[in-house]
RNA sequence: AAGUCGAACGAUCUUGUUUUGUGAGUUAGACCAACCGCAAGGGAGGUCAAAACAAACGUUACAAGAUAGUGGCGCAAGGGUGAGUAAUACGUGGAUAAUCUGCCCUUAAGACUGGAAUAACCUUGCGAAAGCGAGGCUAAUGCCGGAUAUAAUUUAGGUAAGGCAUCUUAUCUAGAUGAAAGGUGGCCUCUGGUUUACUAUGCUAUCACUUGAGGAUGAGUCCAUGUCCUAUUAGCUAGUUGGUAGGGUAAUGGCCUACCAAGGCGAAGAUGGGUAGCUGGUCUGAGAGGAUGGUCAGCCACACUGGGACUGAGACACUGCCCAGACUCCUACGGGAGGCUGCAGUCGAGAAUUUUUCGCAAUGCCCGAAAGGGUGACGAAGCGACGCCGCGUGAGCGAUGAAGGUUUUCGGAUCGUAAAGCUCUGUCAUCCCGGACGAAAGUGGGUUCUAUGAAUAAUAGAGCCUAAUUGACGGUACGGGAGGAGGAAGCCACGGCUAACUCCGUGCCAGCAGCCGCGGUAAUACGGAGGUGGCAAGCGUUGUUCGGAAUUAUUGGGCGUAAAGGGCGUGUAGGUGGCUUAGAAAGUCAAAUGUGAAAUCCCUUUGCUCAACAAAGGAAUUGCAUUUGAAACUUCUAGGCUAGAGUUUGGGAGAGGAGAGCGGAAUUCCCGGUGUAAGGGUGAAAUCUGUAGAUAUCGGGAGGAACACCAGUGGCGAAGGCGGCUCUCUGGAACAAAACGACACUGAGACGCGAAAGCUAGGGGAGCAAACAGGAUUAGAUACCCUGGUAGUCCUAGCCGUAAACGAUGGACACUAGGUGUAGGUCAGCAAUGAUCUGUGCCACAGUUAACAUAUUAAGUGUCCCGCCUGGGGAGUACGGUCGCAAGGCUGAAACUCAAAGGAAUUGACGGGGACCCGCACAAGCGGUGGAGCAUGUGGUUUAAUUCGACGCUACGCGAGUAACCUUACCAGGGUUUGACAUUUUGGUGAAAGCCUGAAGAAAUUCAGGUCCUCUUAACGGACACCAAAACAGGUGUUGCAUGGCUGUCGUCAGCUCGUGUCGUGAGAUGUUGGGUUAAGUCCCGCAACGAGCGCAACCAUUGUCUUUAGUUGCAACUCAUGAUCUUUUUGAUUAUGGGGCACUCUAGAGAGACUGCCAGUGGUGAACUGGAGGAAGGUGGUGAUGACGUCAAGUCGGUAUGGCCCUUAUAUCCUGGGCGACACACGUGCUACAAUCCUUGCUACAAAGGGUCGCGAAGUCGUGAGGCGGAGCUAAUCCCAAAAAAGCAGGGUCAGUUCGGAUUGAAGGCUGCAAUUCGCCUUCAUGAAGCUGGAAUCGCUAGUAACCGCAGAUCAGACAUGCUGCGGUGAAUACGUUCCCGGGUCUUGUACACACCGCCCGUCAAGUCACCUGAGUCGAGUGCACCCGAAGCCGUUAAGCUAACCCUUUCGAGGGAAGCAGAUGUCGAAGGUGUGCUUGGUAAGGAGGACUAAGUCGUAACAAGGUA
Repeated sequence: AAGUCGAACGAUCUUGUUUUGUGAGUUAGACCAACCGCAAGGGAGGUCAAAACAAACGUUACAAGAUAGUGGCGCAAGGGUGAGUAAUACGUGGAUAAUCUGCCCUUAAGACUGGAAUAACCUUGCGAAAGCGAGGCUAAUGCCGGAUAUAAUUUAGGUAAGGCAUCUUAUCUAGAUGAAAGGUGGCCUCUGGUUUACUAUGCUAUCACUUGAGGAUGAGUCCAUGUCCUAUUAGCUAGUUGGUAGGGUAAUGGCCUACCAAGGCGAAGAUGGGUAGCUGGUCUGAGAGGAUGGUCAGCCACACUGGGACUGAGACACUGCCCAGACUCCUACGGGAGGCUGCAGUCGAGAAUUUUUCGCAAUGCCCGAAAGGGUGACGAAGCGACGCCGCGUGAGCGAUGAAGGUUUUCGGAUCGUAAAGCUCUGUCAUCCCGGACGAAAGUGGGUUCUAUGAAUAAUAGAGCCUAAUUGACGGUACGGGAGGAGGAAGCCACGGCUAACUCCGUGCCAGCAGCCGCGGUAAUACGGAGGUGGCAAGCGUUGUUCGGAAUUAUUGGGCGUAAAGGGCGUGUAGGUGGCUUAGAAAGUCAAAUGUGAAAUCCCUUUGCUCAACAAAGGAAUUGCAUUUGAAACUUCUAGGCUAGAGUUUGGGAGAGGAGAGCGGAAUUCCCGGUGUAAGGGUGAAAUCUGUAGAUAUCGGGAGGAACACCAGUGGCGAAGGCGGCUCUCUGGAACAAAACGACACUGAGACGCGAAAGCUAGGGGAGCAAACAGGAUUAGAUACCCUGGUAGUCCUAGCCGUAAACGAUGGACACUAGGUGUAGGUCAGCAAUGAUCUGUGCCACAGUUAACAUAUUAAGUGUCCCGCCUGGGGAGUACGGUCGCAAGGCUGAAACUCAAAGGAAUUGACGGGGACCCGCACAAGCGGUGGAGCAUGUGGUUUAAUUCGACGCUACGCGAGUAACCUUACCAGGGUUUGACAUUUUGGUGAAAGCCUGAAGAAAUUCAGGUCCUCUUAACGGACACCAAAACAGGUGUUGCAUGGCUGUCGUCAGCUCGUGUCGUGAGAUGUUGGGUUAAGUCCCGCAACGAGCGCAACCAUUGUCUUUAGUUGCAACUCAUGAUCUUUUUGAUUAUGGGGCACUCUAGAGAGACUGCCAGUGGUGAACUGGAGGAAGGUGGUGAUGACGUCAAGUCGGUAUGGCCCUUAUAUCCUGGGCGACACACGUGCUACAAUCCUUGCUACAAAGGGUCGCGAAGUCGUGAGGCGGAGCUAAUCCCAAAAAAGCAGGGUCAGUUCGGAUUGAAGGCUGCAAUUCGCCUUCAUGAAGCUGGAAUCGCUAGUAACCGCAGAUCAGACAUGCUGCGGUGAAUACGUUCCCGGGUCUUGUACACACCGCCCGUCAAGUCACCUGAGUCGAGUGCACCCGAAGCCGUUAAGCUAACCCUUUCGAGGGAAGCAGAUGUCGAAGGUGUGCUUGGUAAGGAGGACUAAGUCGUAACAAGGUA
């Protein structure tokens, strides 16, 4: 995310309609404000002219309506609310043998006879009013006597039956007590009266009345059981618990009173505190459950707050009474009145909840005989999208895929058949017409029957027929008609979860956000737009509750390491319990019966057009109770058994515990001897000890503590723990044998033990050693190291009660493969050894486990019991309680805050972890740099500008393989604006362009003159150029962190991966690790791996040897010819040219060759290594090219390309000049040197590889020289650059700032170029600086290498080149070796790192915010106890005052009695008051810690051996 709702809010600004339900949840706050508000009986009183009309007035009778009063019934129903109440409540099931019940039904009997009052009314008084009083009259179904009463009540005594203890039922005898009322209708049979027909006192019917019995209904009381949180509430209780007697009630009962006893409740939670109406049900859930109790229904409670009774069948009474209190109102101030938690309505509070409507037509209730009356119950309507349900807002065709919007890769795509248009339909709404059901009873009339009756009357009942009538809703539902697509769509979302995507804007801003998280210039996440998705008269948000959550786990969880086993034992309650027999039947199981209200849910039907909704029937209601039955299991009772437990005997083992005694070694101290200058200590030192004699050594002594070796994953103990030897006392376990018989296991509370440190008192004190002191180390060092040193460590007595008290693993029992050690016992055996029991270890199977691991000593499989856990932090903290001398322990929260914290394992990375290996990495060597001068690059500084980039290795002679202009990007100034350059279009002009000359100007540029073209067409036109305009050009502007491409680096390091298989829950592993070997993941062997790819190697180029092919421009051994030179001679020598020639060199093609192939040894009969032979070359022959997967957001937008952004009379472009060349300084890279292995002068050899026609340039010649003149040859194996240099030979210099060194400067020249000042190179002469081998530090190099020497080339007019790229010449030294430094590879280990150690991270302090704790006090709320006062009222007492009925007396005036009353008084008693406690809340100066907050301060405690584990 989903479901639910009595909801609220937002925009939709009203959204169409219908049905049905529903609506004061907060303040149980206040309410008669007003009109006659109404709801249960309403309605007093006042006014109503004139005119007109009528005849009024009074009395009597009758009738009707209304009204006050007496009387009856009702008002205890209906309606409202949920404050209180955790049990006087509710639910379920029982009991009442402990009870009542108006009206109603059935039944029995009765209703006789008397009496006295009183309201209304009349007269009158008081009061503002409310109201109250006095006198007089009168009636009743009002009130009061008497009679009767078999059943009623009661007393006494019996009988029978039954039951449940008290008892119940039926019945008998005797005594006592105890009733009543009439009304209405009809009639004349009886009776009476008058009389011929009426009438009541008569009869009859009906309603009412009285006494009983029974029923129904309703109610009271009791019992059992269920019903929230809290133990940081553990003890509560005096009418309390029980008894006896009495009172009281309809009724039981301490319900009340007196007396007696001392009980009652509680860990299965009493008492206290908090919260709450309960239920049927409702929501959710698979269920079990969880949450909830609005509407409807049942029960309870309440009625302004508190108390009380009266009346009555029923109340302690919502619209009755009395009293007290608070509040409101009236008043004449003396007194009075009131109670919307009924229906509407008002105020207030709040996010929030309706009309002061219609009607009694229906249903129901009350009264009445009935008609009828009453009813804000109810039926309806109204308001609210508050919920549920139905319908609509149109349907079909319609592609130029319109316009327009959005987007675009510019082609298009999309909104979209959507619209328009055409053809239709007609729900709802609108208008018109018609128009219900709900209504049947009742009543009247007629008729038939029945009952009563004397009756054909009357009455009652039933059936049929019939008449008139009764509708709030409502002219509503519904039906018909009219017209016309017309009047009717919004809300939310679109990063993932989660269906739905693009553009623009914004730029860690504004904002979003349920969680993860978006936003720092390309945002599908912000805001807008288009599009899309979802739902739809609704949508979304917020709130609420269940679910998901097996995340409190009964169903259905866990505790070795994630949170979680109590430190250990002994044992109480409790829970659980071996085999077997019989019985009982509490649990259990089965059946039947009763109950489990209705509604709801479910099923089947039915009624509203459907549905929601409603109705009927069924099922279900898993529960409780009673009865009957079963007996396996649990339980109980009575027996039995021995396998569990315990007991006895025996011989062994042991640092088990307590006490006493003894011993030696060592340290320290003291005394004495010997002896002399140090000792001690450390990484190195110092403090310290010592010439006053230490340390060392020998002898003697003192004292305390601990017990080397033995000693062992050996032993003992419950754990903590226990270690020299001996003795005494004492606990437990194991083994081997026998007797008793379930006696057992666990264990909340409780009790005991319990390391170290610490505390109290007294001892003791050798060594060690917190604190402390000093010395070092260090940036600091309140530490690590050193020298000292006090508590303490030891003993006795007593506290404390905690530890990583750990196997991080509670106890008991049973079962479940093995192997191998070890300790103790027993058995067998001569022994070796074997078997077995109990301990204690290791390895390992199944199983278990998230994995690690565990695995008969379980973390396996089961049973029983106890303890404990529920995200991290706050916090084991606060408060409270309790224990302690204290320190502190035990118990133990919340606010707030975070989205994680954590476990195990994996891959990496890292380590001041380990092992192995490699590399000019170190070492061994050679030569440098760092010092000097200069060159060059960089930083910095300066400047108008000193253009930009590159910054450890991997920037710094790098981009740049050539900055005087140009380059050039920078600066100053001067110009241009379709542009210096490209393409296209339109219009205009036609030699305007180009070239030449001239003028202005620094030039760009501008102006003037001259010269001058071709094709095509009839013409226009095309090409070309210019002008104007529009698209566009242009940008070395920005982003290398948007990119492509290329490159650097690790590193030419040996690695990086894949397929299939296998292992693992998985990440992953294996292969790729291991043993060898190699330069190499090179190869071999082994192996759950087998293969493969990219890398390595090889293939390629070059070089080294040979063969062969080919010989021009190359070569020249041989040969010929010619010329020249030398020679005494020679078929002499040398040289040049030419002809042969291609042997050799060389050139450049093709081949050969080298493969650990051969031999020996080593090695595993391997790979390979070592040595050797042969060979030009030997183990990769040398060198080059070749750079795996990847890393560094490495470098480059200024090489080119390129997205986005930015500029567009400028960030574009042209020109002149300047700058990039500055200069106190710092660094890098180089050159030249400092000299004699050198310098200088002269002579004389030997290369390779390159370059050359805009070129190289010979000979010759001029110049000291740079160079000039010159122009042969060469488009190159032909000619030229071109001289190679070092070397060699000879001369000079003789250790000196020099004949070293050449900087700097002066003068004079040369060359290039438009131009040499800023700013070129070269030459000659002169000048002659620093520098005498370079501090710390640092670089290169392992052989044709280093070092030294020169040559060439690219770029290029020239050149700042000492740079770069190549070439050859001469040509070494050293490598023992891998400990160390640096870098890398493999394996392994630790990790709190993964942005990967440049990591992570802790605490104080400083700042801000928040919540909490404490706090001198202060202000409330609730409540306990004690006392004071004591209303109303019930009850009691009294009653001298008052009193009609009944009784007695009577002189009829009255008196007395009985029965009562006012008043007074007593007990109880609400509110109130006083005092004192307890609980809880608000607030508070100050104080304490906590949490959070991008970049504060100080250190670096932890994570690696984290640098002191």
Molecule: small-subunit ribosomal RNA
Organism: metagenome